[in-house]
RNA sequence: AGUGAGGGUAGAGGUGCAAAUCUUAUGAGUACGCGUUUGGAGGGAAAUGGGACCCGGUGAUAAACGUGGAAAGGAAGCUUUGCCGAAGCAAACGGUGACCCCAUUCACUUAUUUGCUGGUCUCGUAUUUAAUAAAUUCGGGACUGUCAUAUAGUUUUUCUAACUAUAUGGAGGGCUAUCUCACGC
Numbered sequence: 001a002g003u004g005a006g007g008g009u010a011g012a013g014g015u016g017c018a019a020a021u022c023u024u025a026u027g028a029g030u031a032c033g034c035g036u037u038u039g040g041a042g043g044g045a046a047a048u049g050g051g052a053c054c055c056g057g058u059g060a061u062a063a064a065c066g067u068g069g070a071a072a073g074g075a076a077g078c079u080u081u082g083c084c085g086a087a088g089c090a091a092a093c094g095g096u097g098a099c100c101c102c103a104u105u106c107a108c109u110u111a112u113u114u115g116c117u118g119g120u121c122u123c124g125u126a127u128u129u130a131a132u133a134a135a136u137u138c139g140g141g142a143c144u145g146u147c148a149u150a151u152a153g154u155u156u157u158u159c160u161a162a163c164u165a166u167a168u169g170g171a172g173g174g175c176u177a178u179c180u181c182a183c184g185c
Stems, first nucleotide, its partner, number of pairs: 002183003006180006014084001016083005022077003032068007042055003047104005087117006094109005118144007126136002146170010
C1' cells in the first nucleotide's frame, strides 16, 4: 500500500423527507336530534357467537315527509420546526381500542428486533377510503444524484491528475471532505 458495516465531525442529491398551528374545500344536507304519519315486536355495539344489564303496546327495528344539523380521518395552501434511512413498507413480540364481560376477528399505536426501498415524476394492477382525491404494495417507463469500469474529448511542457460527454453496472451498511482507533506492512 492495505484490512474493518471501526468510531467522530461537517456536508451533497431537490417539485428532497417528515411533523405542527392556521385557513379552505370535501366529508354532507350524511350521521344524529325534534315533530307528524305508516306499521306492529323487537332493539342496543366494526363483524360473529355467548352472557349480563338497559329500553320497548305510555309503541321497538324499519320507512316517508317536515325542521334543525355535525365531527373525525384523509386532501390543498401559507408559515414554522426538525432533518438527508431524512422517511416509507412488511413481519414478529408487546400494548390499547372497538362493547359492560368473554372468545374469534379487525383496527390503531409505543418501544424493540429483522428484512426491503438512493430520490422524484408517471402508467397499470391490487388494497384502503365517501371519493375516479390522496396514500401504500407489486410491475413497467422517464428524469436525476452518487460511486466503479470502459471509450472519446478538454486543461496541463509531458506523464499523472482533474473536468465534460456517452455506455454498462452497483447500492444509502452508500458518497464527498476531514480527524481518529485497532491490526498489518